[in-house]
């Protein structure tokens, strides 16, 4: 470096819901709260869903815990 994550150590992150707060709206933030996750760290590069505007060949935006690529990272070694 690469390749697994079957035993381990150390953490780590938060999904439903619930309260505040921001958006028209998908949704996002904080906090309580743990189904769960070996990248459930970052990120819209290509898809996918979804949301406004139109009603048009469009045009903005959401979703990384929807899929596949990219980057980076902790420990170990059947």
């Nucleotide at each position: 470096u690469a390749a697994u994550g079957a035993a381990a150590a150390a953490g780590c992150c938060a999904a439903a819901c619930c309260u505040c707060c921001c958006g028209u709206g998908a949704g996002g933030g904080a906090g309580g709260g743990a189904c769960g996750g070996a990248a459930a760290g970052c990120g819209u590069u290509g898809g996918c869903u979804c949301u406004u505007c139109c009603a048009u060949u469009g045009a903005a935006g959401a979703g990384u815990g929807c899929c596949a690529g990219g980057c980076u990272g902790c420990c170990a070694u059947a």
c-di-GMP-I riboswitch aptamer from Sulfurovum sp., 78 nucleotides, folded computationally. Model confidence (mean pLDDT): 85 of 100. Its Rfam family is "c-di-GMP-I riboswitch aptamer". About the family: GEMM was predicted in a large-scale screen for bacterial structured RNA regulatory elements. The model forms 95% of the base pairs in the Rfam consensus.